This is a predicted structure of a 71-nucleotide RNA (transfer RNA) from a Patescibacteria group bacterium. Its Rfam family is "tRNA". By type it is a transfer RNA. Gene Ontology term of the family: triplet codon-amino acid adaptor activity. The coordinates come from a structure-prediction model, not an experiment, and the mean pLDDT is 81.
[in-house]
RNA sequence: UGGAUCGUAGCUCAAUGGAAGAGCGGCUGCAUGGUAGGCAGCAGAUGGUGGUUCAAGUCCAUCCGAUCCAG
Numbered sequence: 001u002g003g004a005u006c007g008u009a010g011c012u013c014a015a016u017g018g019a020a021g022a023g024c025g026g027c028u029g030c031a032u033g034g035u036a037g038g039c040a041g042c043a044g045a046u047g048g049u050g051g052u053u054c055a056a057g058u059c060c061a062u063c064c065g066a067u068c069c070a071g
Stems, first nucleotide, its partner, number of pairs: 001070007010024004018054001026042005047063005
């Protein structure tokens, strides 16, 4: 420098263009003499900018970052 893949919650991962979810973790409550476990609930995310579309996490362009391949 060129090419490919990827970027979603604190972590690991889902989501056919049509209401963004799960597990673990966190917080609150219940329960217990107390802790752990258990039960109920809550908070928390689509890398940035633009475009297409009635509608974008998803499609397109570009930038940023990570990994791999080639030189």